[in-house]
RNA sequence: GGCCCCGUAGCUUAGCCUGGCUGGAGCGUACGACUGAUAAUCGUAAGGUCCCGAGUUCAAAUCUCGGCGGGGCCA
Numbered sequence: 001g002g003c004c005c006c007g008u009a010g011c012u013u014a015g016c017c018u019g020g021c022u023g024g025a026g027c028g029u030a031c032g033a034c035u036g037a038u039a040a041u042c043g044u045a046a047g048g049u050c051c052c053g054a055g056u057u058c059a060a061a062u063c064u065c066g067g068c069g070g071g072g073c074c075a
Stems, first nucleotide, its partner, number of pairs: 001074007010027004020058001029045005051067005
């Protein structure tokens, strides 16, 4: 230098191909229930510019382009 893959709560990640009814789940955190107390268990809640920017569209996590970061292959 060329090509490919990945980036979504604190962590792990589903959803992306096929745009709308989803921003969801597990763990963790806070509060409550239970207990003599703790753990476990159960319930509730908070927490997200969906890496950044632009474009297309009535509508973008999802499609297109550019950039940034990570990984891999080739030279």
This is a predicted structure of a 75-nucleotide RNA (transfer RNA) from a Candidatus Woesearchaeota archaeon. Taxonomically the source falls in Candidatus Woesearchaeota (Archaea, Nanobdellati). Its Rfam family is "tRNA". By type it is a transfer RNA.